[in-house]
Context: one part of a larger RNA
RNA sequence: GAAUGAACGUUGGCGGCGUGGAUUAGGCAUGCGAGUCGCGCGAGAAUGUAGCAAUACAGGAAAGCGGCGAAAGGGAGAGGACAACAUAGGAAUCUGCCCUGGGGUCGAGGAUAGCGUUGGGAAACUGACAGUAAUACUCGAUAACAUCCAAGGAUCAAAGGAGCAAUUCGCCCCGGGAUGAGCCUAUGCCCCAUUAGCUAGUUGGCGGUGUAAUGGACCACCAAGGCUGUGAUGGGUAGCUGGUGUGAGAGCACGACCAGCCUCACUGGCACUGAGACACUGGCCAGACACCUACGGGUGGCUGCAGUCGAGAAUCUUCGGCAAUGGACGAAAGUCUGACCGAGCGACGCCGCGUGUGGGAUGAAGGUCUUCGGAUUGUAAACCACUGUCGAGGGGGAUUAAGGGCAACUUGAAAGAACCCUGGAGGAAGGGGAGGCUAAGCUCGUGCCAGCAGCCGCGGUAAGACGAGCUCCCCAAACGUUAUUC
Numbered sequence: 001g002a003a004u005g006a007a008c009g010u011u012g013g014c015g016g017c018g019u020g021g022a023u024u025a026g027g028c029a030u031g032c033g034a035g036u037c038g039c040g041c042g043a044g045a046a047u048g049u050a051g052c053a054a055u056a057c058a059g060g061a062a063a064g065c066g067g068c069g070a071a072a073g074g075g076a077g078a079g080g081a082c083a084a085c086a087u088a089g090g091a092a093u094c095u096g097c098c099c100u101g102g103g104g105u106c107g108a109g110g111a112u113a114g115c116g117u118u119g120g121g122a123a124a125c126u127g128a129c130a131g132u133a134a135u136a137c138u139c140g141a142u143a144a145c146a147u148c149c150a151a152g153g154a155u156c157a158a159a160g161g162a163g164c165a166a167u168u169c170g171c172c173c174c175g176g177g178a179u180g181a182g183c184c185u186a187u188g189c190c191c192c193a194u195u196a197g198c199u200a201g202u203u204g205g206c207g208g209u210g211u212a213a214u215g216g217a218c219c220a221c222c223a224a225g226g227c228u229g230u231g232a233u234g235g236g237u238a239g240c241u242g243g244u245g246u247g248a249g250a251g252c253a254c255g256a257c258c259a260g261c262c263u264c265a266c267u268g269g270c271a272c273u274g275a276g277a278c279a280c281u282g283g284c285c286a287g288a289c290a291c292c293u294a295c296g297g298g299u300g301g302c303u304g305c306a307g308u309c310g311a312g313a314a315u316c317u318u319c320g321g322c323a324a325u326g327g328a329c330g331a332a333a334g335u336c337u338g339a340c341c342g343a344g345c346g347a348c349g350c351c352g353c354g355u356g357u358g359g360g361a362u363g364a365a366g367g368u369c370u371u372c373g374g375a376u377u378g379u380a381a382a383c384c385a386c387u388g389u390c391g392a393g394g395g396g397g398a399u400u401a402a403g404g405g406c407a408a409c410u411u412g413a414a415a416g417a418a419c420c421c422u423g424g425a426g427g428a429a430g431g432g433g434a435g436g437c438u439a440a441g442c443u444c445g446u447g448c449c450a451g452c453a454g455c456c457g458c459g460g461u462a463a464g465a466c467g468a469g470c471u472c473c474c475c476a477a478a479c480g481u482u483a484u485u486c
Base pairs, nucleotide, nucleotide: 001486002485003484004483006482007481008480009479010478013353014352015351016350017349018348019346020345026309027308028307030306031305032304035068036067037066040065041064047058048057049056050055075264076263077262085188086187087186088185089184090183093181094180098177099176100175101174102173103172104171105170106140107139108138109137116129117128118127119126120125146155147154148153160169161168162167190236191235192234197227198226199225202224203223204222205221207219208218209217239261240260241259242258243254244253245252246251266287267286268285269284270283289300290299291298292297317343319342320341321340325339326337327336328335329334356386357385358384359383366377367376368375369374390427392422393421394420395419399415400414403410404409430475431474432473433472434471435456436455437454441470442469443468444467445466451458452457
């Protein structure tokens, strides 16, 4: 000098774009953050219409079965020095939804939730009986370009819905693609030798188990191997990368925000479902912690968005909206979406703008210094003539809107350009420094005191270094200090 997710001190007008829990992966009140489909299914409250009523018609909430989603999106960096990551390759694999090609969609059956009746329990919740539907479940038929094969043969599927209809959305089997994922190899990847030896599923083989798939991944048997001074093993530290900071570069340091990958979800373990998880707001077990209890027993997991306590030098609103982009579901209308888009707070950063412009000498007053002549503050002010940026108040509406709907018509949370009006210099300057390094000096006070200080060093009676005043210098809505990197 440059830089920072900064903090602290003094000061503080406006806007745009960014950015903001770095410490205790410490504990959490409350609300919201994943639903959707009635064009899969039965059943159906409120309400409305008609009626004296019974009832009929319309209506469609909540709950339930079923499908898809919930494995995405969002957060964090604890662990991990390698099963991670980066780059380059590979073969023994799977892949819902999507695209594409071929073929099929016939017949039958038994249950079960909801609902009804009736029990237990403080609650959480949980029984019994009767009975019902389906794109839920089961069986039969059909069977190839599928699977198995000893090549003779054997085996395996389906579901319907909407519409007057044309048709359309689905369903089943097989091939290909795309996307995503799993697996293997090579190379690279911090410090310590005051860590020198490490290893029995260890290294390899044969045969199995298991998996979507290879493999000591696992198991039985056999052999005795494998790694290491080119640093094994052990210890410490750390998410990795694209990149970021600095630097002429080489390098050094770092990995916030954004993007890719990995890992984690109170701590440890486990599987279930599923195309996909060993699953943040699913399940089971154990533990710690917290809460409820009728003491028998139960409930919970903010490293989602806000918010709270704690610790800390230190890091924000319990905001608005689905209008846009994207996602889930749906035939669609649409519903949901703390993703996201916006607004709020913070000079935390970068950038831009303003705090007036021109004239104005009796060089006014006041201040400071003085050799008492004057010098300086200083065209600075007053005063005169103007301007109207920003801000304030009122209008204005481009644009962010593409879409949706048969049509009529309709969709902005938030922001807001151009332009117009009102008004008037009115509302807007400070911080640090002035001995040298280093731009900028005088007077007074103090008297090795009080104090200053990055280094050298100042202060003991004329201090350009302390404190104050005046003047000056630097930067400016900031200026200094501290910490850290180059």
A computed fold for a 486-nucleotide part of an RNA from a Pirellulaceae bacterium, annotated as small-subunit ribosomal RNA, 5' domain. It matches the Rfam family "Bacterial small subunit ribosomal RNA". Its mean pLDDT, the model's own confidence on a scale to 100, is 87. Lineage of the source: Bacteria > Planctomycetota > Planctomycetia > Pirellulales > Pirellulaceae.